[in-house]
Context: one part of a larger RNA
RNA sequence: UGACGGGGACCCGCACAAGCAGCGGAGCAUGUGGUUUAAUUUGAAGCAACGCGAAAAACCUUACCAGGGCUUGACAUCCCUCUGAAAGCUCUUUUAACCGAGAGCCCCCUUCGGGCAGAGGUGACAGGUGGUGCAUGGUUGUCGUCAGCUCGUGUCGUGAGAUGUUGGGUUAAGUCCCGCAACGAGCGCAACCCUUAUCCUCUGUUGCCAGCACUUCGGGUGGGAACUCAGAGGAGACUGCCAGUUAUAAACUGGAGGAAGGCGGGGAUGACGUCAAGUCAUCAUGGCCCUUACGGCCGGGGCUACACACGUGCUACAAUGGGGCGUACAGAGGGAAGCCAAGCCGUGAGGCGGAGCGGAUCUCACAAAGCGUCCCGUAGUUCGGAUUGAAGUCUGCAACUCGGCUUCAUGAAGUCGGAAUCGCUAGUAAUCGCGAAUCAGAAUGUCGCGGUGAAUACGUUCCCGGGCCUUGUACA
Numbered sequence: 001u002g003a004c005g006g007g008g009a010c011c012c013g014c015a016c017a018a019g020c021a022g023c024g025g026a027g028c029a030u031g032u033g034g035u036u037u038a039a040u041u042u043g044a045a046g047c048a049a050c051g052c053g054a055a056a057a058a059c060c061u062u063a064c065c066a067g068g069g070c071u072u073g074a075c076a077u078c079c080c081u082c083u084g085a086a087a088g089c090u091c092u093u094u095u096a097a098c099c100g101a102g103a104g105c106c107c108c109c110u111u112c113g114g115g116c117a118g119a120g121g122u123g124a125c126a127g128g129u130g131g132u133g134c135a136u137g138g139u140u141g142u143c144g145u146c147a148g149c150u151c152g153u154g155u156c157g158u159g160a161g162a163u164g165u166u167g168g169g170u171u172a173a174g175u176c177c178c179g180c181a182a183c184g185a186g187c188g189c190a191a192c193c194c195u196u197a198u199c200c201u202c203u204g205u206u207g208c209c210a211g212c213a214c215u216u217c218g219g220g221u222g223g224g225a226a227c228u229c230a231g232a233g234g235a236g237a238c239u240g241c242c243a244g245u246u247a248u249a250a251a252c253u254g255g256a257g258g259a260a261g262g263c264g265g266g267g268a269u270g271a272c273g274u275c276a277a278g279u280c281a282u283c284a285u286g287g288c289c290c291u292u293a294c295g296g297c298c299g300g301g302g303c304u305a306c307a308c309a310c311g312u313g314c315u316a317c318a319a320u321g322g323g324g325c326g327u328a329c330a331g332a333g334g335g336a337a338g339c340c341a342a343g344c345c346g347u348g349a350g351g352c353g354g355a356g357c358g359g360a361u362c363u364c365a366c367a368a369a370g371c372g373u374c375c376c377g378u379a380g381u382u383c384g385g386a387u388u389g390a391a392g393u394c395u396g397c398a399a400c401u402c403g404g405c406u407u408c409a410u411g412a413a414g415u416c417g418g419a420a421u422c423g424c425u426a427g428u429a430a431u432c433g434c435g436a437a438u439c440a441g442a443a444u445g446u447c448g449c450g451g452u453g454a455a456u457a458c459g460u461u462c463c464c465g466g467g468c469c470u471u472g473u474a475c476a
Base pairs, nucleotide, nucleotide: 001476002475003473004472005471007470008469010467011466012465013464015460016459019424020423022421026315027314028313029312030311031310032309033308034306035305042053043052064301065300067298068297070295073125077124078123079121080120081119082118083117084116088105089104090103091102092101093100108115109114127290128289130288132286136284137283138279139278140277141275143273148187149186150185151184152183153182154163155162156161167178168177169176193267194266195265196264198235199234200233201232202231203230204229208224209223212222213221214220238261241255242254243253244252245251317417321376322375323374324373325372326371327370333364334363335362338357339356343352344351345350383414388409389408390407391406392405393404394403430452431451432450433449434448435447436446
């Protein structure tokens, strides 16, 4: 100087407390461990691994396994020889397929040196998701959006170092004020950026419709430029004003006005550093290793196994509910190898059909919870839907291993969950549906969107994490 303390003082955070809804019990989904296996490829490991890499494992992906082929190679550059269709396409044959054999179609440019393309050969080389993240770059997580981390000069100290950065107030903040052997400065904080909440101006189509006409009653048509909305540009919030408190400061408390008030809400933004944290399997890369194989191709299998254990979720156990019928209101997105309307067929998944739309025009697309009404009457039930049987449908060469969906039948566990434990402070939790990325198909995951919309916070003794000062130390 740090680190540590079941030392002290002060302060903060959904840290506790106060509340609400969960997890832990059930079934299923998914990840992991373990076990099994020819293989069940691999990485991730307290917080900060475990719906994580993976924003899509039937083939492919794929790195794994058994088997069958290849050896200058699937890919790059160089050398030698040959060719101008040997390549490619189609067909036949062979094969499980790749490989291989045959037939047909097809025969480039030229300044005649060659270029271009292909085959064969020779090695130089290619190739490696092989090992090392404890050799690395890059990138990421975490402490933590915590308020800290430093420097120049000066001063103090023999020195390590201190001071500044401590102190009194204050703040979300090393934020600001005052004081002070310090005076300044940098990286952080804040602001500048995006979005949302109010208003104004401009522009009105595909969007809008107040007033006026027409109307097939649909902003449909004429028309309008008001409103909504769409963008572009501006205004607005600054403790600016008032009162009180404080030290006359910084600031705090209350008030006015205002759409919004003291950082208005949300996002992006992550200091010096810590964990030899993660990643050699995104990529790049040193040295090491393989080179008829640890490279490359193919069809098949596996990654989907299952006595079990754990994490994360979904659905429930019902009446604030379940079912039937009727009826209302979003936002944000996607669409051409695409989104797919009307109409018709089918109980349905879906099929036929073909209009429109590269889309404020068409379409996905009926939002659902809600509201009205009827049934159910506390029951393993008209709760719950696992499991299984049968019949279908869609995607796709192909749904056996191993996809989604539909219909009929079947109806399991489950009556609110031990110890323990998680999230959340407001348009939040809870609850309800909708969309997108990936994607042929395949979400209960992920990322977004809106609808309905709470309860509670006395307080800081305690648990956890953190900041600052101080104290002890045989630790560094």